[in-house]
RNA sequence: AGAGCGGGCCGGGCGGUCGCCGCGGUCGACGUGAGGCCGGGGAGGAAAGUCCGGACUCCAAGGGCAGUGUGCUGGUUAACGGCCAGCGAGGGUGACCUCAGGGAAAGUGCCACAGAAAACACACCGCCGAAACCGCCGGGAAACCGGUGGAGUGGCAAGGGUGAAAAGGUGCGGUAAGAGCGCACCGCCGUCCUGGUGACAGGGCGGGCAGGGUAAACCCCACACGGAGCAAGACCAAAUAGGGGGGCGUUCGAGGCUGGCCCGGCUGAAGCCCCCGGGUAGGUCGCUGGACCCCGCGGGCAACCGCGGGGCUAGAGGAAUGAUCGCCACCCGCCGCCGUGAGGCGGCGGGAACAGGAUCCGGCUUAUAGGCCCGCUCUGCGG
Numbered sequence: 001a002g003a004g005c006g007g008g009c010c011g012g013g014c015g016g017u018c019g020c021c022g023c024g025g026u027c028g029a030c031g032u033g034a035g036g037c038c039g040g041g042g043a044g045g046a047a048a049g050u051c052c053g054g055a056c057u058c059c060a061a062g063g064g065c066a067g068u069g070u071g072c073u074g075g076u077u078a079a080c081g082g083c084c085a086g087c088g089a090g091g092g093u094g095a096c097c098u099c100a101g102g103g104a105a106a107g108u109g110c111c112a113c114a115g116a117a118a119a120c121a122c123a124c125c126g127c128c129g130a131a132a133c134c135g136c137c138g139g140g141a142a143a144c145c146g147g148u149g150g151a152g153u154g155g156c157a158a159g160g161g162u163g164a165a166a167a168g169g170u171g172c173g174g175u176a177a178g179a180g181c182g183c184a185c186c187g188c189c190g191u192c193c194u195g196g197u198g199a200c201a202g203g204g205c206g207g208g209c210a211g212g213g214u215a216a217a218c219c220c221c222a223c224a225c226g227g228a229g230c231a232a233g234a235c236c237a238a239a240u241a242g243g244g245g246g247g248c249g250u251u252c253g254a255g256g257c258u259g260g261c262c263c264g265g266c267u268g269a270a271g272c273c274c275c276c277g278g279g280u281a282g283g284u285c286g287c288u289g290g291a292c293c294c295c296g297c298g299g300g301c302a303a304c305c306g307c308g309g310g311g312c313u314a315g316a317g318g319a320a321u322g323a324u325c326g327c328c329a330c331c332c333g334c335c336g337c338c339g340u341g342a343g344g345c346g347g348c349g350g351g352a353a354c355a356g357g358a359u360c361c362g363g364c365u366u367a368u369a370g371g372c373c374c375g376c377u378c379u380g381c382g383g
Base pairs, nucleotide, nucleotide: 001379002378003377004376005375006374007373008372009371010370012328013327014326015325016324017323018322020042021041023039024038025037026036027035044354048365049364051363052362053361054360055359056229057228058227059226067225068224069223070222071221072086073085074084075083076082087101088099089098090097091096102220103219107218108217109214110213111212124160125159126156127155128154133150134149135148136147137146138145139144168186169185170184171183172182173181187209188207189206190205191204192203193202194201195200233285234284235283236282243276244275245274246273247272248271251269255267256266257265258264292311293310294309295308296307297306298305299304330351331350332349333348334347335346336345337344338343
């Protein structure tokens, strides 16, 4: 210098004007409401998807089945399917990346196409001619023996071919040809030893070798999980209707109207009034300060934990946080000037993403213009 790998962070700033949603104070002086004035606050790294895990609330007597999820080991945590550190397998020259990574000798299912055969393994091409058989020749009295030829018996699975996958691999021996048939090494299985908390690793001994793959197919094993969710739930509580109780009243007339009361008048043929309790509308709470954030120190490889200091008023209830202007910063394009050059300065124009709370918290996943920082790897060149 080029090409990469891993991780962390920012994601506009300041000010003016006009608005929006809560909160506090104050004014008009009894209080309340409305309103005015003043002050202060008002979205994110993902607030999103709602995929996991919890807090909280209500319901549920206990246990099981069913169902769902997880699945190497050790940690971490309130918990987790998250995170950290390892192990194993696979990929990459490497930094590093990926993995639902228990069980296929309990049972069942499935394995397209191709291929002889896809599982109680098989024989298409091929290899062999030892044995048996047949033919011929020779020997022999015969039984039979020797030689030779055959492939419609038979032996083989090494090689070819199909496939994602075909009964361990390489080599030597062996054989008619072959084959764990024998041997060595590797692999595998069993067992023992050593190291490690463990996953596992290394080694010794024994066994020629069990026998395809698939469990994000059913299934088996181990572990975990009760259900519903802030429209949870708690409290206050109108009108109307209905329920319970009490009182008054039907000609000795309740009630209504007559401006408030009494008399009077009018009306009025049966209801009216009061209390209690439940529910609805509505209101209040739940409601935002919490397993919280930042800094420092200490423990730990780390996730994380402990201690100390500091910080933090969105809380609506169909949902406010917006619009506009100026300056600065960033990116892009064009022009001019300076500079050998990388580039610098100035002017003009344009751009600036993904997206927004609705009980709260820990994660994961997904989206994201532009930009910054740290560590590491490989290759080339120079000193």
Molecule: Bacterial RNase P class A
Organism: Vicinamibacteria bacterium